[in-house]
Context: one part of a larger RNA
Molecule: small-subunit ribosomal RNA, central domain
Organism: metagenome
RNA sequence: CUGGGCGUAAAGAGUGCGUAGGCGGUCUUGUGUGUCGGAUGUGAAAGCCUGUCGCUUAACGACAGAACGGCAUCUGAAACUACAGGACUUGAGUUCAGGAGAGGAUGGCGGAAUUCUCGGUGUAGCGGUGAAAUGCGUAGAUAUCGAGAGGAACACCCGUGGCGAAGGCGGCCAUCUGGACUGAUACUGACGCUGAGGCACGAAGGCCGGGGGAGCAAACAGGAUUAGAUACCCUGGUAGUCCCGGCAGUAAACGUUGUGUACUUGGUGUGAGGGGAGUUAUCCCCCCUCGUGCCGGAGCUAACGCGUUAAGUACACCGCCUGGGGAGUACGGCCGCAAGGCUAAAACUC
Numbered sequence: 001c002u003g004g005g006c007g008u009a010a011a012g013a014g015u016g017c018g019u020a021g022g023c024g025g026u027c028u029u030g031u032g033u034g035u036c037g038g039a040u041g042u043g044a045a046a047g048c049c050u051g052u053c054g055c056u057u058a059a060c061g062a063c064a065g066a067a068c069g070g071c072a073u074c075u076g077a078a079a080c081u082a083c084a085g086g087a088c089u090u091g092a093g094u095u096c097a098g099g100a101g102a103g104g105a106u107g108g109c110g111g112a113a114u115u116c117u118c119g120g121u122g123u124a125g126c127g128g129u130g131a132a133a134u135g136c137g138u139a140g141a142u143a144u145c146g147a148g149a150g151g152a153a154c155a156c157c158c159g160u161g162g163c164g165a166a167g168g169c170g171g172c173c174a175u176c177u178g179g180a181c182u183g184a185u186a187c188u189g190a191c192g193c194u195g196a197g198g199c200a201c202g203a204a205g206g207c208c209g210g211g212g213g214a215g216c217a218a219a220c221a222g223g224a225u226u227a228g229a230u231a232c233c234c235u236g237g238u239a240g241u242c243c244c245g246g247c248a249g250u251a252a253a254c255g256u257u258g259u260g261u262a263c264u265u266g267g268u269g270u271g272a273g274g275g276g277a278g279u280u281a282u283c284c285c286c287c288c289u290c291g292u293g294c295c296g297g298a299g300c301u302a303a304c305g306c307g308u309u310a311a312g313u314a315c316a317c318c319g320c321c322u323g324g325g326g327a328g329u330a331c332g333g334c335c336g337c338a339a340g341g342c343u344a345a346a347a348c349u350c
Stems, first nucleotide, its partner, number of pairs: 003322004007304002012318001014201004021194003025088007034080001035077008049065006091191001092188003095184004103177007110154001115149007125136002162169002206247006215241002220236004258317006266295011299306002323350003332343004
């Protein structure tokens, strides 16, 4: 490079926004970029190929033809593509009316529980384990009652429930704010899809500066266990976990399944909204749209399984893979305070 692939064999970037680029709805007019037809010129000769002929044959050679996959000019066609003009409403967006939601940010409030402090009652144990011990306790613990302080997390509700692009989001209230959905059709008139670079967001842990620190708890100390025990168990316990500002940029960041659009038998739950029938009725029943599950048909698949939320049938665009180890390493570059991240080989070996 070509091909074949990417749920589990190697392979979907953690996620979004978006630049260039690639691709792009319906009708119509024109141009004639690509495209297609005709003609002319050129495409040296030799060689290759075909045919005939010449050396006794062959190799070799001669002649003729074809070919020379191409290019240029002239001329013609106008379906498709492109460009230019016009029009349209189905794609996309705007508007209006609604209801749903742990979507985000800020501020405030609440109760339960743990711990600590003070006071009351009360006395010899408590705690912990497989059993113990370290530990705590006559300077009065544990238990119990009352008061207070402080930090963190929000039981029940809670649901293969909801929301968010992903990471993720759960007490209550207020303020600010994003998105989706349903219904109505009023408006714009292809404004769209994807997206190399780029930019933004991005769990936990980690880092820098400042605060905070109840519980938990790497490291650490002690007690046990054990042949040993740098562990599992126990008693303690510092970073950290929390808040503010900044950095870091990774993950089994997983549905291990990129995004968008269209098409293709069904059944049954559930969340949001709408319509119909029935009416006293918010229920039951039927239908539509969006989401989220389960089961299965065709089809697909190496099988497992997937199966209108596709891994089916297709198209558009991006990313990625190309035997195992060496190695997501070295070197170089870029980024970072550092830890390290991103990019990314080879020798050698099987």